[in-house]
RNA sequence: ACUGUUCCAUCGCAAACCCGCCGCGAGGCGGGGACGCAAAGCUUCCGGUCCGACCGCCCCGCCGGGCGGCCGAGACAGCGGGGUUGCCAGU
Numbered sequence: 001a002c003u004g005u006u007c008c009a010u011c012g013c014a015a016a017c018c019c020g021c022c023g024c025g026a027g028g029c030g031g032g033g034a035c036g037c038a039a040a041g042c043u044u045c046c047g048g049u050c051c052g053a054c055c056g057c058c059c060c061g062c063c064g065g066g067c068g069g070c071c072g073a074g075a076c077a078g079c080g081g082g083g084u085u086g087c088c089a090g091u
Base pairs, nucleotide, nucleotide: 001091002090003089004088012037013036017032018031019030020029021028022027035078041084042083043082045081046080047079048076049075050074051072052071054069055068056067057066058065059064
């Protein structure tokens, strides 16, 4: 520098779920817990999904609901791609 097909979790991370706290919410943090992960480290640059406010249209007797647009120093990095750093093994 390249590769990681198979096996391997050493050092590591930790889905669902449960408890506590925070948030309108998507979700986040801490503890327990392991479905998995060879970047499941970091980063919203691109796409995507979700949430909230607003606008338009539609359905509806009301409550309410659906679709589209737009904004967000909103969420997801364990949705995909990119960027960046690193462990182990092989060459």
This is a predicted structure of a 91-nucleotide RNA (c-di-GMP-I riboswitch aptamer) from a Gammaproteobacteria bacterium.
The model forms 94% of the base pairs in the Rfam consensus.
The coordinates come from a structure-prediction model, not an experiment, and the mean pLDDT is 81.